Molecule: transfer RNA
Organism: Sabulicella flocculans
RNA sequence: GCCCCUGUGGCGCAACGGUAGCGCACCUGAUUUGUAAUCAGGUGGUUGCAGGUUCAAAUCCUGUCGGGGGCACCA
Numbered sequence: 001g002c003c004c005c006u007g008u009g010g011c012g013c014a015a016c017g018g019u020a021g022c023g024c025a026c027c028u029g030a031u032u033u034g035u036a037a038u039c040a041g042g043u044g045g046u047u048g049c050a051g052g053u054u055c056a057a058a059u060c061c062u063g064u065c066g067g068g069g070g071c072a073c074c075a
Base pairs, nucleotide, nucleotide: 001071002070003069004068005067006066007065010024011023012022013021018055026042027041028040029039030038048064049063050062051061052060
């Protein structure tokens, strides 16, 4: 330098172009003498960033940045 994969709440992951969800964690309450466990409820994301297409984009296109892998180059 070229190619492929990947980036979504604190963490791990989902999501045919049509309401962004699940688990864990966290917060509140119930239960308990108390803690844990269990049960009920709740907070938290402008989907890496910037543009474009579209009535509508996490999803499609372009650029760019980070991470992983492959190839090439390197006297």